[in-house]
RNA sequence: CUCUUAUCGAGAGUUGGCUGAGGGAAUUGGCCCUAUGAAGCCCGGCAACCGGCCCGCUGUAUACAUUCAGCAGGGACACGGUGCUACAUCCAACAGACGUAAUGGUCUGAGAGAUAAGAG
Numbered sequence: 001c002u003c004u005u006a007u008c009g010a011g012a013g014u015u016g017g018c019u020g021a022g023g024g025a026a027u028u029g030g031c032c033c034u035a036u037g038a039a040g041c042c043c044g045g046c047a048a049c050c051g052g053c054c055c056g057c058u059g060u061a062u063a064c065a066u067u068c069a070g071c072a073g074g075g076a077c078a079c080g081g082u083g084c085u086a087c088a089u090c091c092a093a094c095a096g097a098c099g100u101a102a103u104g105g106u107c108u109g110a111g112a113g114a115u116a117a118g119a120g
Base pairs, nucleotide, nucleotide: 001120002119003118004117005116006115007114008113013043016042017041018040022033023032024031027093028092029091030090044085045084046083049081050080051079053075054074055073056071057070058069059068089112094109095108096107097106098105
């Protein structure tokens, strides 16, 4: 970088420190945040995706115990690997449906994107 699967709900600094001008992914158009301090770094915090842990179930012809292996089962925990920490994946763009005299509007899907796990 490409592909596959799952999720895009909730939560976390309204006053931590350094720094100092941009930021909300990209394009366009809007909307919004920002010197009452953006982004970034550190600290703090949040979260159970993966690993690890506990319980349960399964395994050979039986029972019990232990070990090992497996599981689309249950649970606890931020220990390890990540991630996240304004509104909010901010809205629209493409297609369809509903609705209107028409515009505005609502809904669904696609597309794009983010995160995790796996494969190449």
Model confidence (mean pLDDT): 78 of 100. The RNA shown here (SAM riboswitch aptamer (S box leader)) has 120 nucleotides and comes from Jeotgalibacillus malaysiensis. Of the family's consensus pairs, 94% are formed in the model. It matches the Rfam family "SAM riboswitch aptamer (S box leader)". Gene Ontology term of the family: regulation of gene expression. Rfam describes the family as follows. The SAM riboswitch is found upstream of a number of genes which code for proteins involved in methionine or cysteine biosynthesis in Gram-positive bacteria. The SAM riboswitch acts at the level of transcription termination control. The predicted structure consists of a complex stem-loop region followed by a single stem loop terminator region. The sequence is in RNAcentral, with records from Ribocentre. NCBI's taxonomy places the organism under Bacteria, Bacillati, Bacillota, Bacilli, Jeotgalibacillus.